[in-house]
């Protein structure tokens, strides 16, 4: 230096290929159950690396960055 491939709650992970309410799981907070605790059952809160563009509407698509990984050199 060239090329692939990923990035989304503390944390794992779907939605991308078809552009339309960001879903599940856990953890954290409140209730309930319990004599207490754990397990369970309700409930709540919290996320789209970053910047432009294109579109009524963008995690999605396009440019360009920046981190990770992997492959040539």
């Nucleotide at each position: 230096g060239g090329g692939g491939c990923u990035g989304u709650a503390g944390u794992c992970c779907a939605a991308c290929u078809u552009g339309g309410u960001a879903a599940g799981a856990u953890u954290c907070g409140a209730g309930g159950u319990u004599u207490g605790g754990g397990a369970c059952c309700u409930u709540g809160c919290g996320a789209u690396c970053u910047g432009g563009g294109u579109u009524c509407a963008a995690a999605u698509c396009c440019c360009a960055g920046c981190a990770g990984c992997c492959c040539c050199a």
Transfer RNA from a Nanobdellota archaeon, 73 nucleotides, folded computationally. It matches the Rfam family "tRNA". Rfam classes the family as a transfer RNA. Rfam describes the family as follows. Transfer RNA (tRNA) molecules are approximately 80 nucleotides in length. The RNAcentral record of the sequence draws on ENA. Taxonomically the source falls in Nanobdellota (Archaea, Nanobdellati).